This is a predicted structure of a 534-nucleotide part of an RNA (large-subunit ribosomal RNA, domain I) from an uncultured Bacteroidota bacterium.
It was read from a public genome assembly.
The coordinates come from a structure-prediction model, not an experiment, and the mean pLDDT is 83.
Context: one part of a larger RNA
């Protein structure tokens, strides 16, 4: 000193647990704000550091509804209250709501500091209380709107690179990150100057195929449709102009009036062209807003079936025995495993705002025909055309079609556009003004629910007072940390001790090697006894 057995210490693994996450599913909401938001500082309790609530009216006040015996938030203590004259408590409505913060009276290192105007306490200096006192657009000049914040989603304006071609320039990555405007619950787009082929469709949108096809491309990497077919949802409409009317203004006049412009109202909206216009006919049709009756849905919320004994244990939900309910044998909780203890579940009832559905006539909106075609009207610095872009899958190419910074510049229905260079025959549609629901997208948030999603080094960074401790000048990075026991019943009382440390009785309790550094309690490393050995 090894090695084996035992007993502990240390340690936190590991097993079981979830109160906390992740991903959906359905169905509500999809905004909030000058009536001062989103976020905050500061207060605010009987004692009161933090969190939570809440604002000088201050863990709260009012009224309504619900509910029916405690209760003064997490919080377990004392103390004083409050309540069946119905409290706490739960809905819905309001009332208060310091300061800062778009912050908006002015200024300011936020949460401060400093004014002015008009009243009032005064008759005046002064102070003090209430109110107002910013800027933009926008008209009818006295009011209305705007601003900011917000997770994704969506439109528009700008716009990289690092990669990748195995190196780079054209090209990709990408119109992608990212900055900036705007809008809403969605947003865009959207009723053919469209496809398409001699047959035909018949507005947009998403979806599947078409197809990784046709193209496209230092034909490199790569990028990449579109007719057509299937479904999803389906909905069409209104200006402007020709004309007619009134009004105000200008010119001009023989004062009768004409003519122009402007603004208002009729009217009209279409491609087999349609409209004004002339003629002729007629008050039907189809709907929309608002109401009003009914009727659903709708917050808190109500009612809601059925077991006992025995045994064992600390406990009975577990064994044995014997019932019983089920439109309920989802869950979840009781000292172990409960259909019949408890809280629910099934299923039934409810009613304020408030949403909807169907009737309804009351109110008040919009909406049609037939025919003729001699004149008028159908959207101009626009179609187009050159020259430089961008966008279309299309990188100039044979390069159409959209767009448009310069420059130039038509036609007006016998008109104009297109159909992939262009022509000419056909076909299709009618451009230069606007609206539009669904079918699409997404979840910061609320309600219900579900999992071959995690169980504490997992799962959000965060199960725990976390974006907190804590770093950094500052953008900004950013942790670790759950588990006595059914119940604190959380260890009186006495002993050693300098002790309120520790600890030994004694007490709880099934247990205390469950005693608070607290369920198990692994290895590393440590120590004591013991036995064999060097």
């Nucleotide at each position: 000193g090894g090695c084996g057995u035992a007993u502990g210490g240390g340690g936190a693994a590991u097993g079981c647990c979830u109160a906390g996450g992740c991903u959906c599913u359905c169905a509500g909401a999809g905004g909030c704000g000058a009536u001062g938001a989103a976020g905050g500082a500061c207060g605010u309790g009987a004692u009161a550091a933090g969190c939570u609530g809440c604002g000088a009216a201050a863990a709260g006040c009012u009224g309504c509804g619900g509910g029916g015996a405690u209760c003064a938030g997490c919080a377990c203590a004392u103390a004083u209250g409050a309540u069946u004259u119905g409290a706490u408590c739960c809905g819905c409505a309001g009332a208060u709501a310091u300061c800062c913060g778009a912050a908006u009276g002015g200024g300011g290192c936020a949460a401060c500091c400093c004014a002015c105007u008009a009243u009032a306490u005064u008759g005046a200096a002064g102070a003090u209380a209430u109110a107002g006192u910013a800027c933009c657009u926008a008209u009818u000049u006295a009011u209305a709107g705007g601003a900011g914040c917000a997770a994704a989603c969506c439109c528009g304006g700008g716009g990289a690179a690092c990669u990748g071609a195995a190196a780079c320039a054209u090209c990709u990555a990408a119109g992608u990150a990212c900055c900036c405007g705007g809008a809403g619950g969605a947003g865009a787009a959207g009723a053919a100057a469209a496809c398409a082929a001699c047959a035909g469709u018949g507005a947009u949108u998403c979806c599947g195929c078409u197809a990784g096809u046709a193209g496209u491309g230092g034909c490199g990497a790569g990028c990449g449709a579109a007719c057509g077919c299937g479904g999803a949802g389906u909905a069409g409409c209104c200006c402007a102009a020709a004309c007619c009317c009134a009004a105000u203004u200008u010119g001009u006049u023989a004062c009768g009036g004409c003519a122009a412009a402007u603004u208002g109202g009729g009217g009209g909206u279409a491609a087999u062209a349609g409209g004004a216009c002339c003629a002729c006919g007629a008050c039907a049709u189809u709907u929309g807003a608002u109401g009003c009756u009914u009727g659903a849905u709708g917050a808190a919320u109500u009612a809601g079936a059925a077991u006992c004994u025995a045994c064992u244990g600390g406990a009975a939900a577990g064994u044995a025995g014997a019932a019983c309910c089920a439109c309920a044998g989802a869950g979840g909780g009781u000292g172990a495993u409960a259909g019949u203890c408890c809280c629910g579940u099934a299923u039934a009832a409810g009613u304020a705002a408030g949403u909807u559905a169907a009737g309804u006539u009351a109110u008040u909106g919009a909406u049609a025909g037939u025919g003729g075609u001699a004149u008028c009207c159908u959207g101009a610095g626009u179609a187009g055309u050159g020259c430089g872009g961008g966008g279309c899958a299309c990188g100039u190419g044979a390069a159409a079609c959209c767009u448009u910074g310069c420059a130039u510049g038509a036609a007006u229905u016998u008109g104009c556009c297109g159909g992939g260079a262009c022509c000419a025959u056909c076909c299709g549609g009618u451009a230069a003004g606007g609206c539009u629901a669904a079918a699409u997208a997404c979840u910061c948030c609320u309600g219900a629910g579900a999992g071959a999603c995690c169980g504490a080094u997992a799962g959000u960074g965060a199960a725990c007072c976390a974006g907190u401790a804590c770093c950094g000048u500052g953008a900004g990075g950013g942790a670790a940390a759950g588990g006595u026991g059914a119940a604190a019943a959380g260890a009186a009382c006495c002993c050693u001790g300098a002790a309120u440390a520790a600890g030994g009785g004694a007490g709880u309790g099934a247990a205390a090697u469950a005693g608070a550094u607290c369920c198990u309690g692994a290895a590393a490393c440590c120590a004591u006894a013991c036995g064999c050995u060097u």